[in-house]
RNA sequence: GAGGGUCGGGUAAUCGCCUUCGCAUCUUGUUUCGGCAGGGGACGGGGGAGGAAAGUCCGGGCUCCACGGAAACACGGCGCCGGAUAACGUCCGGCGGAGGUGACUCCAGGGAAAGUGCCACAGAAAGCAAACCGCCUCUUUAUGAGGUAAGGGUGAAAGGGUGCGGUAAGAGCGCACCGCGUGGCCGGAAACGGCCACGGCAGGGUAAACCCCGUCGGGAGCAAGACCAAAUAGAGACGGCAUAUGGCCCCGUUUCCGGGUCGUCGUCCGGGUAGGUUGCACGAGGUGUUCGGUAACGGGCAUCCCAGAUGAAUGAUUACCGCCUUUUCCUUUGGAAAAGUGCACAGAACCCGGCUUACAGACCCUC
RNA sequence: GCGAGAUAGCUCAGGCGGUCAGAGCGUCGGAUUCAUAACCCGGAGGUCGAGAGUUCGAGUCUCUCUCUCGC
Numbered sequence: 001g002a003g004g005g006u007c008g009g010g011u012a013a014u015c016g017c018c019u020u021c022g023c024a025u026c027u028u029g030u031u032u033c034g035g036c037a038g039g040g041g042a043c044g045g046g047g048g049a050g051g052a053a054a055g056u057c058c059g060g061g062c063u064c065c066a067c068g069g070a071a072a073c074a075c076g077g078c079g080c081c082g083g084a085u086a087a088c089g090u091c092c093g094g095c096g097g098a099g100g101u102g103a104c105u106c107c108a109g110g111g112a113a114a115g116u117g118c119c120a121c122a123g124a125a126a127g128c129a130a131a132c133c134g135c136c137u138c139u140u141u142a143u144g145a146g147g148u149a150a151g152g153g154u155g156a157a158a159g160g161g162u163g164c165g166g167u168a169a170g171a172g173c174g175c176a177c178c179g180c181g182u183g184g185c186c187g188g189a190a191a192c193g194g195c196c197a198c199g200g201c202a203g204g205g206u207a208a209a210c211c212c213c214g215u216c217g218g219g220a221g222c223a224a225g226a227c228c229a230a231a232u233a234g235a236g237a238c239g240g241c242a243u244a245u246g247g248c249c250c251c252g253u254u255u256c257c258g259g260g261u262c263g264u265c266g267u268c269c270g271g272g273u274a275g276g277u278u279g280c281a282c283g284a285g286g287u288g289u290u291c292g293g294u295a296a297c298g299g300g301c302a303u304c305c306c307a308g309a310u311g312a313a314u315g316a317u318u319a320c321c322g323c324c325u326u327u328u329c330c331u332u333u334g335g336a337a338a339a340g341u342g343c344a345c346a347g348a349a350c351c352c353g354g355c356u357u358a359c360a361g362a363c364c365c366u367c
Numbered sequence: 368g369c370g371a372g373a374u375a376g377c378u379c380a381g382g383c384g385g386u387c388a389g390a391g392c393g394u395c396g397g398a399u400u401c402a403u404a405a406c407c408c409g410g411a412g413g414u415c416g417a418g419a420g421u422u423c424g425a426g427u428c429u430c431u432c433u434c435u436c437g438c
Base pairs, nucleotide, nucleotide: 001367002366003365004364005363006362007361009321010320011319012318013317014316015315017048018047019046020045021044022043025040026039027038028037029036030035050345054356055355057354058353059352060351061350062221063220064219065218075217076216077215078214079213080094081093082092083091084090095109096107097106098105099104110212111211115210116209117206118205119204132152133151134148135147136146137145138144160178161177162176163175164174165173179201180199181198182197183196184195185194186193187192225278226277227276228275236268237267238266239265240264241263246262247261248260249259250258285304286303287302288301289300290299291298292297322343323342324340325339326338327337328336329335330334368438369437370436371435372434373433376392377391378390379389385423394410395409396408397407416432417431418430419429420428
């Protein structure tokens, strides 16, 4: 230098916080007086943040909604091959490419030979190629005709590269090697690799442009869902009271005519708001060991129970120690003392597997 | 938990990537007026939230962060 792993201040005392179990004891409701259900609480015991609890970027469990099955279309994600897994865009092993002297690292790594689009400016020409300069030939010697992609110039990119031959000058025009394409054989489970033959080279780039091929996907989310259930308003049922040539409202008032509307009290019920309970902590669980596998991972055995808050607990103070910074002293590597609101990133909120991002420092292993 | 956005001092455009970074208000200067405002003419002002990647080329496409807002 490279790769990987573990920890992420320690000990003690005191004072608190959340939860749970035991249990005096107090209290509420109900009761068939035996109890049952709930709340508070002295004391004692157990437990109490993370490697990322974060971002919410993927994948699943779980829950509800929709749906007769299958296929197709549309939309969205993914994309070398094989494996792991509940699943994945994750992980492991391999292949190919790129970088590094190297250990090793990185890659959105299918298809540009199905089709469409785009390639600004510059440049002669940007895609069924093309003649600006140059080079060569001819001639009527010029502002002409023709050949030529080797050279110049433009550009991110100019229709294989290097060399030899060849030619008027040139050119895969011919040859050798490299690259490319097609076919065959061999190795490999495959991606792919190797060898041989043929082909003179066609088909520039872009798919994190549309698209094609393969593959996966129903939607929403613990603010899911379930249960209990005030107050107020309204609907309904029953009962009491009142009551219809009636009351109230509508032109500024009155009468007539016209139109609209139906009181009050109690009990019960449904739906369900605020609020509460639950979902909610035994799980793709942790630790140790062993077996299989290169590994990811899987199987067996033993052992453990390990946060559940909701204006949101997991803390504070003191002492000592460790590390860091600063200052002072002794001064040989170094040692001693003092001071410091110094000791990172950061705080669970249904759970789990990943990814990404943040992170003072300490230790270990391999190369 | 779910969703939307970030472009000039403010409010916003920006189609299938190109030399085009723009509009209105504001601001500055000029002109007009006795003076001010309005009207008229002209100018300045932007690393397009940050960092990577794809591409010849990114405000635009992709990924990762940061911040803001809504339910």
Annotation: The prediction has a mean pLDDT of 79. Predicted 3D model of RNase P RNA and transfer RNA as a complex of 438 nucleotides. It holds a member of the Rfam family "Bacterial RNase P class A". It is annotated as a ribozyme.